[in-house]
RNA sequence: AAAAAGUACAACCAAAUUUGCAGUGAUUUAGGGACGGAAAGCCAUAGGACUAUUGAGAGUCAGCCGGGUUGCCUGA
Repeated sequence: AAAAAGUACAACCAAAUUUGCAGUGAUUUAGGGACGGAAAGCCAUAGGACUAUUGAGAGUCAGCCGGGUUGCCUGA
């Protein structure tokens, strides 16, 4: 220098729900709040669920499952 793997030690994120903003909507975003998370960081050109139109096209969800990619601590 460094792998597999792992805990919630350090650090981090933040469900339901609530208040404000944006959107036709799914939902986004800021504050409160913690169900939980070894990536609950990021990626929507693989599935899946949802929204709107109803002809085709379009949009939302990465905390639905998979995949890719980057990272903290221990390992050391």
c-di-GMP-I riboswitch aptamer from a Pseudomonadota bacterium, 76 nucleotides, folded computationally. Rfam family: c-di-GMP-I riboswitch aptamer. From the family's description: GEMM was predicted in a large-scale screen for bacterial structured RNA regulatory elements. NCBI's taxonomy places the organism under Bacteria, Pseudomonadati, Pseudomonadota. Its mean pLDDT, the model's own confidence on a scale to 100, is 80.